A computed fold for a 97-nucleotide RNA from a soil metagenome, annotated as SAM riboswitch aptamer (S box leader). It matches the Rfam family "SAM riboswitch aptamer (S box leader)". From the family's description: The SAM riboswitch is found upstream of a number of genes which code for proteins involved in methionine or cysteine biosynthesis in Gram-positive bacteria. Its family is annotated with regulation of gene expression in the Gene Ontology. Its mean pLDDT, the model's own confidence on a scale to 100, is 80. Of the family's consensus pairs, 91% are formed in the model.
[in-house]
RNA sequence: CUUAUUGAGAAAGACUGAGGGAAUGGGCCCUUUGAAGUCUUGGCAACCCGUGAUUGGCGGGUGCCAAAUCCCACCCAGUAAAAUGGGGACAGAUAAG
Numbered sequence: 001c002u003u004a005u006u007g008a009g010a011a012a013g014a015c016u017g018a019g020g021g022a023a024u025g026g027g028c029c030c031u032u033u034g035a036a037g038u039c040u041u042g043g044c045a046a047c048c049c050g051u052g053a054u055u056g057g058c059g060g061g062u063g064c065c066a067a068a069u070c071c072c073a074c075c076c077a078g079u080a081a082a083a084u085g086g087g088g089a090c091a092g093a094u095a096a097g
Base pairs, nucleotide, nucleotide: 001097002096003095004094005093006092011041012040013039014038015037019030020029021028024073025072026071027070042065043064044063046062047061048060049059050058051057069091074088075087076086
């Protein structure tokens, strides 16, 4: 860079000790009943590979295990103007190339 997916799913323990939810702004939320991080064990099932043979099983690689990618931001539609809700784009994440 291209393609696909992105409202599903899946947590315990040890160490540590104050932040975290990608970035900016706003909102909202999680957190000393222990955030983030590291390690161990466990789990989930998206893509790929292999196996195998009936659309699901098994093994492996990557990934993931609060909340829709937590929500909004830009455009369309809508409105007197907004708001709620809807569609799309951008950005991000993951996989494969």